[in-house]
RNA sequence: UUGGGUGUAGCCAAGUCUGGUAAGGCAGUGGAUCCUGACUCCACCAUCCCGGGUUCAAAUCCUGGCACCCAAG
Numbered sequence: 001u002u003g004g005g006u007g008u009a010g011c012c013a014a015g016u017c018u019g020g021u022a023a024g025g026c027a028g029u030g031g032a033u034c035c036u037g038a039c040u041c042c043a044c045c046a047u048c049c050c051g052g053g054u055u056c057a058a059a060u061c062c063u064g065g066c067a068c069c070c071a072a073g
Base pairs, nucleotide, nucleotide: 001072002071003070004069005068006067007066010026011025012024020056028044029043030042031041032040049065050064051063052062053061
């Protein structure tokens, strides 16, 4: 330089094809339970990498970038 892949919570990760309430697990915080702790239960924790566009509506579609990984030269 060229081609391909990935980017969603502190960590892992579904959802993208086919636009319509951002699942789940671990961790953390607060609370309930408990003599205490653990277990269990409830609640909270996401500008979906960044900008622009299309649309009534964008994590999803279009477009321009950025970062990382792989391959080729």